[in-house]
Molecule: transfer RNA
Organism: Bifidobacteriaceae bacterium
C1' cells in the first nucleotide's frame, strides 16, 4: 500500500430512497401477587461513526474520512 464487509437505543440487530426510525433484551412506572428476580400493562432512552454531495425528500444513493474485522501484497 490496494480491495472488501460493518458501524442505526445501554446490548443483539432489523430496516437498502417517502411520512412520528423500529424489535427482542436491558432500565423505570404501575397492575396482579403472600413476596416477585414470574405474568400482564405502559414509559423513558437514537447528531442512524463523522463531514461535504445528489434529490422535492437520506439511515438508505455518491465521495472523502476515522474506527473495526477479513483479503492480497
Nucleotide at each position: 500500500g490496494c480491495c472488501c464487509g460493518c458501524g442505526u437505543a445501554g446490548c443483539u440487530c432489523a430496516g437498502g430512497g417517502g411520512a412520528u426510525a423500529g424489535a427482542g433484551c436491558g432500565u423505570c412506572c404501575g397492575c396482579c401477587u403472600c413476596c416477585g428476580g414470574a405474568g400482564c400493562g405502559g414509559a423513558a432512552g437514537g447528531u442512524c461513526g463523522c463531514a461535504g454531495g445528489u434529490u422535492c425528500g437520506a439511515a438508505u444513493c455518491c465521495u472523502g474520512u476515522c474506527g473495526c474485522g477479513g483479503g492480497c501484497a